c-di-AMP riboswitch aptamer (ydaO/yuaA leader) from Streptosporangium violaceochromogenes, 150 nucleotides, folded computationally. Of the family's consensus pairs, 96% are formed in the model.

[in-house]
RNA sequence: GGCCGAUCGGCGUCGAAUCCCGCGGGCCCGGCAGGCCCCGGGAGCCGGGGACCCACCUUCCGGGGUGAAUCCGCCGCGAACCCGCGGCGGUAGGGCAACUCCACCGUCCGAACCCGUCAGCUAACCCGGUAGACGAGAUGGAGAGGAGAU
Numbered sequence: 001g002g003c004c005g006a007u008c009g010g011c012g013u014c015g016a017a018u019c020c021c022g023c024g025g026g027c028c029c030g031g032c033a034g035g036c037c038c039c040g041g042g043a044g045c046c047g048g049g050g051a052c053c054c055a056c057c058u059u060c061c062g063g064g065g066u067g068a069a070u071c072c073g074c075c076g077c078g079a080a081c082c083c084g085c086g087g088c089g090g091u092a093g094g095g096c097a098a099c100u101c102c103a104c105c106g107u108c109c110g111a112a113c114c115c116g117u118c119a120g121c122u123a124a125c126c127c128g129g130u131a132g133a134c135g136a137g138a139u140g141g142a143g144a145g146g147a148g149a150u
Base pairs, nucleotide, nucleotide: 011135012134013133014132018043019042020041021040022039024038025037026036027035028034044130045129046128047127048126049125054120062118063115064114065113066112071090072089073088074087075086076085077084078083093109094108095107096106099143100142101141102140103139105137
């Protein structure tokens, strides 16, 4: 100097998935500190169910929910129209670094899972989640805010 691995700290991306408390538990450490995981409680954020009124009349080609993740064409397979799966191409829609918005170009995603025959909206009320995966986009304009100098 290079490569690999471990631990800790910082900045940031998608996403609701962040923060606080505990004479609680476990792991790392010789120990402290610190970090992580689990449990319990709370705040914030997010989602579902659920009246009158209104809306809808619709149940096997079942229906519905979270999510940007829908729909179409072609090919192949499942006996076969329907339906389902896979591949290719597109597409509704969505994301992209330093505060926000607009314009334009570029680029990426366009999944997965859940409920279980059942749910429109919906005040009161009831129930649940607070994960996971990651590392980069330029240009122009407008606005906001901060710092420094005098």
The source organism's lineage runs through Bacteria, Bacillati, Actinomycetes, Streptosporangiales and Streptosporangium.